[in-house]
Context: one part of a larger RNA
RNA sequence: UGACGGGGGCCCGCACAAGCGGUGGAGUAUGUGGUUUAAUUCGACGCAACGCGAAGAACCUUACCUGGGCUUGACAUCCCGAGAAUCUCCUGGAAACAGGAGAGUGCGUCAUUCGGGGAACCCGGUGACAGGUGCUGCAUGGCUGUCGUCAGCUCGUGUCGUGAGAUGUUGGGUUAAGUCCCGCAACGAGCGCAACCCCUGCCUUUAGUUGCCAGCAGUUCGGCUGGGCACUCUAGAGGGACUGCCGGUGUCAAGCCGGAGGAAGGUGGGGAUGACGUCAAGUCCUCAUGGCCCUUACGGUCAGGGCUUCACACGUGCUACAAUGGACGGUACAGAGGGUGGCGAAUCCGCGAGGUGGAGCUAAUCCCAAAAAGCCGUUCUCAGUUCGGAUUGGAGUCUGCAACUCGACUCCAUGAAGGCGGAAUCGCUAGUAAUCGCAGAUCAGCAUGCUGCGGUGAAUACGUUCCCGGGCCUUGUACA
Numbered sequence: 001u002g003a004c005g006g007g008g009g010c011c012c013g014c015a016c017a018a019g020c021g022g023u024g025g026a027g028u029a030u031g032u033g034g035u036u037u038a039a040u041u042c043g044a045c046g047c048a049a050c051g052c053g054a055a056g057a058a059c060c061u062u063a064c065c066u067g068g069g070c071u072u073g074a075c076a077u078c079c080c081g082a083g084a085a086u087c088u089c090c091u092g093g094a095a096a097c098a099g100g101a102g103a104g105u106g107c108g109u110c111a112u113u114c115g116g117g118g119a120a121c122c123c124g125g126u127g128a129c130a131g132g133u134g135c136u137g138c139a140u141g142g143c144u145g146u147c148g149u150c151a152g153c154u155c156g157u158g159u160c161g162u163g164a165g166a167u168g169u170u171g172g173g174u175u176a177a178g179u180c181c182c183g184c185a186a187c188g189a190g191c192g193c194a195a196c197c198c199c200u201g202c203c204u205u206u207a208g209u210u211g212c213c214a215g216c217a218g219u220u221c222g223g224c225u226g227g228g229c230a231c232u233c234u235a236g237a238g239g240g241a242c243u244g245c246c247g248g249u250g251u252c253a254a255g256c257c258g259g260a261g262g263a264a265g266g267u268g269g270g271g272a273u274g275a276c277g278u279c280a281a282g283u284c285c286u287c288a289u290g291g292c293c294c295u296u297a298c299g300g301u302c303a304g305g306g307c308u309u310c311a312c313a314c315g316u317g318c319u320a321c322a323a324u325g326g327a328c329g330g331u332a333c334a335g336a337g338g339g340u341g342g343c344g345a346a347u348c349c350g351c352g353a354g355g356u357g358g359a360g361c362u363a364a365u366c367c368c369a370a371a372a373a374g375c376c377g378u379u380c381u382c383a384g385u386u387c388g389g390a391u392u393g394g395a396g397u398c399u400g401c402a403a404c405u406c407g408a409c410u411c412c413a414u415g416a417a418g419g420c421g422g423a424a425u426c427g428c429u430a431g432u433a434a435u436c437g438c439a440g441a442u443c444a445g446c447a448u449g450c451u452g453c454g455g456u457g458a459a460u461a462c463g464u465u466c467c468c469g470g471g472c473c474u475u476g477u478a479c480a
Stems, first nucleotide, its partner, number of pairs: 001480002003477003007474007015464002019428005026319008034310001042053002064305005070299001073129001077128002079125003083121001086103007110116001131294002134292003140288002142283003145279001147277001152191006158167003171182003197271004202239007211229001216226003242265001245259005321421001325380007337368003342361002348355002387418001392413007434456007
């Protein structure tokens, strides 16, 4: 100087408390451990691994296993020989591949009589080489997690100290903040904080193939048509909030409390943004890369299998256990997205998944599309039930070369556990929790996951003694 303390002081954070809803019990989905296996590819392991890499494992993916076949190789550059390319068919085979037959010669140019050389492309050969998701993240770059959006981390000069170092950065107030003020052997500065950026909330303006009977006319009644940009909206430009104003308080300060005006008030709400560093944290399987290793195999190809096992254990979800509910009928109101190898309307068929059909749409124009909870009625009457839907049998639909291992969905039948969950434990402070649906990426198909979007919309916070994490000052130390 740090680190640590079941030392002290001050102060924060859904840290506790106050509340609301969960997890832990059930069924199931998914990840992991274990077990099994020819293989169940690999990585990730307290917080910060475990719906994680994987934003899509039937083949492919795929790295694993079994078997078949290849060795200058699936891919790159160079050399030699023969041909151009390309297309079709036959035999064997699970395919890869092996063997065989046939069609067929174009060009750009030097030069043009034949012909020769040459670049793409293909076949054969030779060796230099290719190749490796093989090892080392404790050799590395890059990227990332985490403490933590915590308020800290440092430097120059000066001063003090023999020196390590201190001072500044401590102190008194204040703040979300090393934020600002005052004081001070310090005076300044840098990286962080804040602001500048984006979305959202109010207004103005510009613009009108979206919107509007707002005012008029027509109307098949639909902004449908004429007509019009006022409004809604869309998307560009601006305005607006600064403790600016008033009162109180405070050290004549920074600030704090209350009020006015205002769409918004004291960082308005949300996002992006992550200092010096810590964990030899994670990643050599994104990529790059040192070293080591393999080279008829640890490379490359194909078929089939496996990653989908199943006595168990754990994490994260979904669905429930019902009446604030289930079922049936009627009837409203979103936002944000996606669509031409695509979205696919009306119509008709089917109980349904779906099929038929093909209008329109390169999309503020058409389509996906129905939003759902809600509201209005009817019914069920507390029961393992008209709750709950697992499991199993049968019949189907769709995608795809192919749904046996191993897809999703539909219909009929079957109807399991489950009556609110022990110890323990998680999230959340407002348009939040809870609850309800919608869309998208990946994607042929496959979503209870993920990323977004809107609808309905609470309760509680006395307080900081305690638990956890953190910041500043101080103290002890046999630790560095």
This is a predicted structure of a 480-nucleotide part of an RNA (small-subunit ribosomal RNA, 3' major domain) from an uncultured prokaryote.
The full RNA is in RNAcentral, with records from ENA.
Rfam family: Bacterial small subunit ribosomal RNA.